[in-house]
Context: one part of a larger RNA
RNA sequence: GAGUAGCGAAAGACGGGUGAGAAACCCGUCCGCCGGAUGACCAAGGGUUCCAGGGCCAGGCUAAUCCGCCCUGGGUAAGUCGGGACCUAAGACGAGGCCGACAGGCGUAGUCGAUGGACAACGGGUUGAUAUUCCCGUACCGGUUUACGCGCGACCAUGACGAGCCCAGUGAUGCUAAGCCCACAAAGUCGAGGAACUCUUCGGAGGGAAUUGGUGGAGUGCGCGAACCGAACUGGUAGUAGUCAAGCAAUGGGGUGACGCAGGAAGGUAGCUCAACCGCGGCGAUGGUAGACCGCGGCCAAGGUUGUAGGGCGAGAUGUAGGCAAAUCCGCAUCUCAUAUGCCUGAGAACUGAGGGGGAGCCGACUUAGGCGAAGUGAGUGAUCCUAUGCUGCCGAGAAAAGCCUCUAGCGAGUGUGUAAGCCGCCCGUACCCCAAACCGACACAGGUGGUCAGGUAGAGAAUACCGAGGCGAUC
Numbered sequence: 001g002a003g004u005a006g007c008g009a010a011a012g013a014c015g016g017g018u019g020a021g022a023a024a025c026c027c028g029u030c031c032g033c034c035g036g037a038u039g040a041c042c043a044a045g046g047g048u049u050c051c052a053g054g055g056c057c058a059g060g061c062u063a064a065u066c067c068g069c070c071c072u073g074g075g076u077a078a079g080u081c082g083g084g085a086c087c088u089a090a091g092a093c094g095a096g097g098c099c100g101a102c103a104g105g106c107g108u109a110g111u112c113g114a115u116g117g118a119c120a121a122c123g124g125g126u127u128g129a130u131a132u133u134c135c136c137g138u139a140c141c142g143g144u145u146u147a148c149g150c151g152c153g154a155c156c157a158u159g160a161c162g163a164g165c166c167c168a169g170u171g172a173u174g175c176u177a178a179g180c181c182c183a184c185a186a187a188g189u190c191g192a193g194g195a196a197c198u199c200u201u202c203g204g205a206g207g208g209a210a211u212u213g214g215u216g217g218a219g220u221g222c223g224c225g226a227a228c229c230g231a232a233c234u235g236g237u238a239g240u241a242g243u244c245a246a247g248c249a250a251u252g253g254g255g256u257g258a259c260g261c262a263g264g265a266a267g268g269u270a271g272c273u274c275a276a277c278c279g280c281g282g283c284g285a286u287g288g289u290a291g292a293c294c295g296c297g298g299c300c301a302a303g304g305u306u307g308u309a310g311g312g313c314g315a316g317a318u319g320u321a322g323g324c325a326a327a328u329c330c331g332c333a334u335c336u337c338a339u340a341u342g343c344c345u346g347a348g349a350a351c352u353g354a355g356g357g358g359g360a361g362c363c364g365a366c367u368u369a370g371g372c373g374a375a376g377u378g379a380g381u382g383a384u385c386c387u388a389u390g391c392u393g394c395c396g397a398g399a400a401a402a403g404c405c406u407c408u409a410g411c412g413a414g415u416g417u418g419u420a421a422g423c424c425g426c427c428c429g430u431a432c433c434c435c436a437a438a439c440c441g442a443c444a445c446a447g448g449u450g451g452u453c454a455g456g457u458a459g460a461g462a463a464u465a466c467c468g469a470g471g472c473g474a475u476c
Base pairs, nucleotide, nucleotide: 012030013029014028015027016026017025031473032472033471034470039453040452041451042450045433046432049431050074051073052072053071054070055069059067060066079140080139081429082428083427084426086117087116091112092111093110097106098105099104121138122137123136124135125134141425142424143423144422145421146420147419148418149417150416151415152414158245159244160243161242166236167235168234169233170232174229179224180223182221183220184219188215189214190213191212192211197206198205199204247411248410252407253406254405255404256403260394261393262392263391266387267386268385271381272380273379274378275377277298278297279296280295281294282293283291299357300356303352304351305350310345311344312343313342314337315336316335317334318333319332320331322330323329361372362371363370395398439448440447455467456466457465458464
């Protein structure tokens, strides 16, 4: 400079208390503000800021007895919530491997990796501070033990199916040998015939080929044809050997898991409204108010039983070359029966849970404790929640793996199932803030920050206005 700018959106007033000290702290009354938030609960992030006692040098845009400040103590309890001991997506890493001066890059098997799949607990109470974690009540899941019941097996017994080698017998419209039948037929031979060629007195003579008729029968072919052998059959061996007749069950096969967007309707429930019905309380500061008066309240989960509205679905038999082995499973083919009194799924409701809990209020305490406890009905409205990952429509055609079911492979001498009663159930998180004074913005910063819940009146509405529960009055 200058006691200047500023003191960061916003309503406070009064009484009482504490205290050295009070506009700001505590208590009370009135007033005001938010109320799809300025309420309640999570995720992320923060990391003790939570609670109690004490404190006021600094921090707090002033003061402070107060504090997200300082000091000392305390506080987070889980088989079921979230994560791990389960699974995989994008992506990451990556034994071997490939590439690369090195460093390193890529990538198979595989290992990780939730924002997804799978997965058993609800209601009430309790602390100064935690609660689906503690307590009470009632459950459920997995493992394990014992007892009992009902089954099935091994051993034993029994039953069903059921060979072979070997022995004996029969022995084929099976084989061919000698031989037989038939057919064809060479050489040779007896004739007919008379070409080429030779001689010629041209008259003819010789010569004997082709062709042809007998005879001949080497040989070839079709068929027949025994013994041995021998297919097959019969009998024996022998109803012998053998096989089958619990349960568990894949790191393997198959199914399911398993998925988009849009749309309307229906059945419900939560919630809400009204009540002259039920219960409890009240009867008026100033005229009226014992009345169809006023105020408040008229409930309850998981689990168990039942299986409704709604939605979906063919079943059986035989064969079989595919599903990397096998399969009774799946696929494919054929046949038979069949379209709902069946099977699967499925809100809600009802009963139970509940002889329990909670409950307006009342009594008690006064600074706290604690105790008692009524009614529990009717009508209407009604979701963006549930049925429903349903149904219908459409084209852009909308994860994977585990889990679960099933099939065998395999294991296998004991084992399945039900009831009852026990026992066991690991690790991490759990305080508190979370549209904010605690996170991200250097600040107790008018900014930013994903999800869930969603009362009343008016309204199409989650707009808006005023209210409820609840929370605030924003540090001069």
RNAcentral holds the full RNA, with entries from SILVA. Predicted 3D model of a 476-nucleotide part of an RNA (large-subunit ribosomal RNA, domain III) from a marine metagenome.